[in-house]
Context: one part of a larger RNA
RNA sequence: CUGGGCGUAAAGAGCACGUAGGUGGUUAAUUAAGUUAGACGUGAAAGCCCUGGGCUUAACCUAGGAAUAGCGUUUAAUACUGGUUGACUAGAGUUUGGUAGAGGAAAGUGGAAUUCCUAGUGUAGAGGUGAAAUUCGUAGAUAUUAGGAGGAACACCAGAGGCGAAGGCGACUUUCUGGACCAAUACUGACACUGAGGUGCGAAAGCGUGGGGAGCAAACAGGAUUAGAUACCCUGGUAGUCCACGCCGUAAACGAUGUGUGCUAGACGUUGGGAUUUAUCUCAGUGUUGCAGCUAACGCAUUAAGCACACCGCCUGGGGAGUACGGUCGCAAGAUUAAAACUC
Numbered sequence: 001c002u003g004g005g006c007g008u009a010a011a012g013a014g015c016a017c018g019u020a021g022g023u024g025g026u027u028a029a030u031u032a033a034g035u036u037a038g039a040c041g042u043g044a045a046a047g048c049c050c051u052g053g054g055c056u057u058a059a060c061c062u063a064g065g066a067a068u069a070g071c072g073u074u075u076a077a078u079a080c081u082g083g084u085u086g087a088c089u090a091g092a093g094u095u096u097g098g099u100a101g102a103g104g105a106a107a108g109u110g111g112a113a114u115u116c117c118u119a120g121u122g123u124a125g126a127g128g129u130g131a132a133a134u135u136c137g138u139a140g141a142u143a144u145u146a147g148g149a150g151g152a153a154c155a156c157c158a159g160a161g162g163c164g165a166a167g168g169c170g171a172c173u174u175u176c177u178g179g180a181c182c183a184a185u186a187c188u189g190a191c192a193c194u195g196a197g198g199u200g201c202g203a204a205a206g207c208g209u210g211g212g213g214a215g216c217a218a219a220c221a222g223g224a225u226u227a228g229a230u231a232c233c234c235u236g237g238u239a240g241u242c243c244a245c246g247c248c249g250u251a252a253a254c255g256a257u258g259u260g261u262g263c264u265a266g267a268c269g270u271u272g273g274g275a276u277u278u279a280u281c282u283c284a285g286u287g288u289u290g291c292a293g294c295u296a297a298c299g300c301a302u303u304a305a306g307c308a309c310a311c312c313g314c315c316u317g318g319g320g321a322g323u324a325c326g327g328u329c330g331c332a333a334g335a336u337u338a339a340a341a342c343u344c
Stems, first nucleotide, its partner, number of pairs: 004315003007298002012312001014201004021194003025088007033081002035077008049065006091191001092188003095184005103177007110154001115149007125136002162169002206247006215241002220236004258311006266289010293300002317344003326337004
């Protein structure tokens, strides 16, 4: 390279937008670049193949023929692909009217609870555990009542419910704002799909500056346990967790399943629309189960891992190693790109 693959064996980028590129609906005309056919030229000789000849055969040598991908020139064909011009509406988008939603951002508000502070009542214990102890408490704790402060999270509703590209999103109100779905007609007229580089978003932890700090809690200290116990259990407790701005760019970022489109038995729930007098039907989502088919099996099965097409990413025995070196990025931590020797 030709292949064969990527749910679990190696392998789908964390997710999206989008440049180049690749691919692209129906129809008419035209062109003839790709494509197809013919002719001519070239395609050295030797070799391979075929038919002869020469060494006693053979190997070998020799004569002739055939074959030769491709390339160039030229003549023609026009189905398909491409180019140009025109038309169309089934893809895509716009319009109108609705619908559901923890989709996003900002501001404000609320109640329950924990902790702390003040005051009252009240007295000897309270905490905690398998059992204890460290710890708190006669300087009045725990308990209980009233008031106050402050931070964080939002019980019930709540649901194999909803929304979002993914990460993710859950008290209430307001403002701003993205997307989806349904119904109906009108409009644009292929405007589409994918997407190397690129750009943006991206849990938690971590980093920088400044705030904040109730609870929880790496590190740390103490008490236990134990042969030991740098742990599990207990009492404390700092970063952090929270906010603003800026970085980091990784996760079992998982459906371990790339995106888009078409086709291919059913059954049973459920969410949002529409139609219908009901039964029910239909569109869009989300689940369970189950044929055909697929699969090494497990299983998947109209939300495919079935049957196909378009484009991208990735894999090629285990270890060495997602490491070294170099490059790029980062304040750093490190991230990304990514070998080889050697070894089995």